[in-house]
Context: one part of a larger RNA
RNA sequence: UGACGGGGGCCCGCACAAGCAGCGGAGCGUGUGGUUUAAUUCGACGCGACGCGCAGCACCUUACCAGGGCUUGACAUGCACCUGCAUCCGGCGGAAACGCCGGCGCCUCCGAGGGUGGUGCACAGAUGUUGCAUGGCUGUCGUCAGCUCGUGCCGUGAGGUGUUGGGUUAAGUCCCGCAACGAGCGCAACCCUCGUCGCCAGUUGCAGACCUGUCUGGCGAGACUGCCGGCCGAAAGCCGGAGGAAGGUGGGGAUGACGUCAAGUCAGCAUGGCAGUUACGUCUGGGGCUUCACACAUGCUACAAUGGGCGAAACAAAGGGCAGCAAAACCGCGAGGUGGAGCCAAUCCCAAAAAUACGCCCCCAGUUCAGAUUGCAGUCUGCAACUCGACUGCAUGAAGGCGGAAUCGCUAGUAAACGCAGGUCAGCUAUACUGCGUUGAAUACGUUCCCGGGUCUUGUACA
Repeated sequence: UGACGGGGGCCCGCACAAGCAGCGGAGCGUGUGGUUUAAUUCGACGCGACGCGCAGCACCUUACCAGGGCUUGACAUGCACCUGCAUCCGGCGGAAACGCCGGCGCCUCCGAGGGUGGUGCACAGAUGUUGCAUGGCUGUCGUCAGCUCGUGCCGUGAGGUGUUGGGUUAAGUCCCGCAACGAGCGCAACCCUCGUCGCCAGUUGCAGACCUGUCUGGCGAGACUGCCGGCCGAAAGCCGGAGGAAGGUGGGGAUGACGUCAAGUCAGCAUGGCAGUUACGUCUGGGGCUUCACACAUGCUACAAUGGGCGAAACAAAGGGCAGCAAAACCGCGAGGUGGAGCCAAUCCCAAAAAUACGCCCCCAGUUCAGAUUGCAGUCUGCAACUCGACUGCAUGAAGGCGGAAUCGCUAGUAAACGCAGGUCAGCUAUACUGCGUUGAAUACGUUCCCGGGUCUUGUACA
C1' cells in the first nucleotide's frame, strides 16, 4: 500500500422487510449429467455452464460411426513434359460416389500463345492439438463511482498528499475548508425514442365536407430549481407551492473508466508452436447427433365456477411479402384443395387480434375440469417423412385436488393476464428468442438481520 475480520462508523441496491405472481409435486417440451451405443460429433460447469454456441439436426447441415471410392486431391498459385481432349450425349456395372465402353467435338498455312485434361514436382487441404503461446470479440464485478496523471510539498524508502475532512447528490455531483494547485479516463450532458405545442409539407392513409381535423415525417419550442415560501451558513442543496402536457435525472434506450477472474472462445474469423499427409485430407449412399432404469436445470399446459362450452358483437400496435404475400368465389366436418383479383405495397395481401362485454348451457363431480397416451383415417412440405416432420378428423381419455425442505422474479403503465408479428426456415420439434400492443394491480413501517457494493477508520503472525 492492499487484501481479509462471525471489528467499528456512515451510505446504497427488489438485498431483506411489506406485497403480488411463480418454481420445487403432475404430464409434456427443451437443455444437461449419467447410462447405452459402431457412433450417440464438439464446446460451455457456482453466481457469470445447463430453451447456452444452435435465428430451425429427416438428406444436406455434420464436424461422429460402419461401409464403398479418390490421392496434386472438393479448392488456389507456379514450373516441366504430354494432349484435340474436357464439359456434354448414349450404353453397361453400382446404393451413390465412381469406374468402363461408345459418340459429338477448337482457332491458325505452320509455329507461338490461350483454354481443357493427364503425368511429375513445389504445394494444397485439416472443425487435428495447445484459449496456460496469442489477436479480435464477449461474460462478470457494474452504469458500481470510482481509476489515475503533471508540478509542488511531506517521507531515507515503499509511498503519502491531491482523492482525507464538514455538508450535499443518483454520482470523485456540487459547495465550503485544507500544502496543495491543476488536469485526464469515468459521472452528467451532447445521440435515438415516447409524452405537449407551434411551423412546413403531404400521397397511396381515415373523417367531415372544399380546407380543416386525424395521421405521416421534417424543423423548431418547451424544464432551467427559472418563479414564490420555508430550512440551511449569504453556499451547495433540501422540503412545500404556483404555473404547466411534463418538475427537480420526466419515462425508456444506446453508451460499460483503470482493472479482476491465466473467466469464455484455436468450432465464427485470424494466428505462433506442435503432430498427421494413399490420411487426422476428400467424395459418396446409409446410420447417428432424436438412445432411456434414472437425476438436475429451464419452460409450457393444467388441477377449474374470477371457470369450461356454444352463439352472436367489438377495440390494437409493430412487422413481413416477387423462386413472395395471396383476396373474392367454389369444394371439404377439418387440416387443406381449386381459383387466381390485387400488390415490389400508408394503395393489395398475410389479418381472425385475444383476453373483454352480452345471451344460453354446465352445478362442484376426476366432472361438459384437464389434456398425456394410443388406434384408425387423412392433409401439406419435400428427391425422400421407417429410424425421425408438422397439422386435421373420429375414437381413446392417463397423471393431476395448488405442491416438503428449499427457492426465483417484480416498485407502475411495472408485476400478472391476453393475444399479434418477425428472424431462422422447403417443411418443422417455437411451449424458445427478439419485438409489439390490449387489460391492468398490491406493497414499501423500516435498515436489526441475509446477499452484493461504496467510503472512512481499526486489528493482522497474510501478500